[in-house]
RNA sequence: AAUGGUCAGCUAGGGUUCCGGCCGGGGAUAAACCGGUGUCUGGUCCGAGAGCUGACGACCUUCUCCAGAAGGUUACACGGCGGGAUAAAAGCCCGGGAGG
Numbered sequence: 001a002a003u004g005g006u007c008a009g010c011u012a013g014g015g016u017u018c019c020g021g022c023c024g025g026g027g028a029u030a031a032a033c034c035g036g037u038g039u040c041u042g043g044u045c046c047g048a049g050a051g052c053u054g055a056c057g058a059c060c061u062u063c064u065c066c067a068g069a070a071g072g073u074u075a076c077a078c079g080g081c082g083g084g085a086u087a088a089a090a091g092c093c094c095g096g097g098a099g100g
Stems, first nucleotide, its partner, number of pairs: 005056006013046002018043002020040001021037005057074007076096001078099001082094003
C1' cells in the first nucleotide's frame, strides 16, 4: 500500500421426507401392516457475510535466468419485517439488502 474472492470439510443452529424412538390400532401379551407424534436426546438431511479449519485465488514488497521464487496482507462487520426453496425449517437464499 492493496484485495469486503471461490470451493471443500466441519460447527452453532434448523426442521421432519426416509430410518429409528414414543403413543394408538392391529394381532396371539408376537411379527407384518396402518395412523399419530419433532413439545423425540437421536442416524440420514439442510446449514452460516458478520462461526472454525484447509486448499486455491487476489493484492503488496523484494529478488529475478522474465518464467517463477521468497516474505507479507486478505482488515472490519449492529441489523429487522417480509418473501423464496426443499419433505420442512433455520444463523440457508433474496442479503455485507432496507434501516441504523